[in-house]
RNA sequence: UCGUACAGCCGGGGCGGUAGCGGUGCCCUGUACUUGCAAUCCGCUAUAGCAAGGGUUAUGUCUAACUUGAGGGUUAGUCUUUGUGUGGUCAGUGCCGGAUAAGUGGUGUUGAGAAUUGGGUCUUGUGCAAUACAAGGUUGUGAACCGGGUCAGGUGAGGAAUCAAGCAGCUCUAAGCAAUUUUUUUGUAUGUGACGCAAGGCACCCCAAUUUGAGCUAACUGUUUGGUAACGCAUGGAAAGUUAAUUCGAUUUUUAGGCGUACGA
Numbered sequence: 001u002c003g004u005a006c007a008g009c010c011g012g013g014g015c016g017g018u019a020g021c022g023g024u025g026c027c028c029u030g031u032a033c034u035u036g037c038a039a040u041c042c043g044c045u046a047u048a049g050c051a052a053g054g055g056u057u058a059u060g061u062c063u064a065a066c067u068u069g070a071g072g073g074u075u076a077g078u079c080u081u082u083g084u085g086u087g088g089u090c091a092g093u094g095c096c097g098g099a100u101a102a103g104u105g106g107u108g109u110u111g112a113g114a115a116u117u118g119g120g121u122c123u124u125g126u127g128c129a130a131u132a133c134a135a136g137g138u139u140g141u142g143a144a145c146c147g148g149g150u151c152a153g154g155u156g157a158g159g160a161a162u163c164a165a166g167c168a169g170c171u172c173u174a175a176g177c178a179a180u181u182u183u184u185u186u187g188u189a190u191g192u193g194a195c196g197c198a199a200g201g202c203a204c205c206c207c208a209a210u211u212u213g214a215g216c217u218a219a220c221u222g223u224u225u226g227g228u229a230a231c232g233c234a235u236g237g238a239a240a241g242u243u244a245a246u247u248c249g250a251u252u253u254u255u256a257g258g259c260g261u262a263c264g265a
Base pairs, nucleotide, nucleotide: 001265002264003263004262005261006260008056009055010054011029012028013027014026015025019045020044021043022042023041033053034052035051036050037049062257063256064255065254071248072247073246074245075244076243077242079241080240081239082238084236085235086234087233090232092231093230094228095227096226097225098224099223100222102221103220104219105217106216107215113212114211115210116209117208118207119206120205122200123199124198125197126196127195128193129192130190131189132188133187134186135185137180138179139178140177141176147172148171149170150169155164156163157162
């Protein structure tokens, strides 16, 4: 130096789980064999996955110290944000209601307000008008016989003159049917009108008259009181972020060490 066999290596880390270790699981880094088993777990025992197969043939694997610090866990908080519960014995903001009458405004000697009187609005009854309906009126039609008038023909009586009953036709009309009208009437109805009368009511409001003689109003601001709990404030707990401490830690940097065993050629 070459060949063969063995050994080593063919990712690592955090969380979780576990008596502990590794794997499957989730996460970080980034590319570093394959298959089967496996969260109600699978396998193992400090030499810590098991089983099977493949690659490399030894190194930059490895050991010690240094450097770097992806990312995760734990604890704490007087920090920030989000949403949630509670509090009106929260002197806050907003909103709603009541009272008041200090200011502004409006109105008032062309008479405020008050008092008195009489009315209206209100209730009931009634009258009148309106509207609707019905009846009524007008016109037409309308009775083979059981309505009226007139009754040709025909029938009956008579010597005759004539008389009698009476069908059809014509006409009038009843019951009925249809149309039209509302001049005039009657009846019924009604949140039509708001006109009259009577009784009642009259707390409020409006009108008029008489008396008196300067206020009245509550729209806005203010003051006060009650309510609401939207905002703000306080507080409880939760989640996320951030700060600090601590812990594990891949990867990276530098230096030194070290660089396997056996056999054969």
This is a predicted structure of a 265-nucleotide RNA (Bacterial large signal recognition particle RNA) from an Oscillospiraceae bacterium. The prediction has a mean pLDDT of 75. The source organism's lineage runs through Bacteria, Bacillati, Clostridia, Eubacteriales and Oscillospiraceae. The sequence is in RNAcentral, with records from ENA. It matches the Rfam family "Bacterial large signal recognition particle RNA". Rfam classes the family as a non-coding RNA gene. About the family: The signal recognition particle (SRP) is a universally conserved ribonucleoprotein involved in the co-translational targeting of proteins to membranes. It is recorded under the gene name ffs.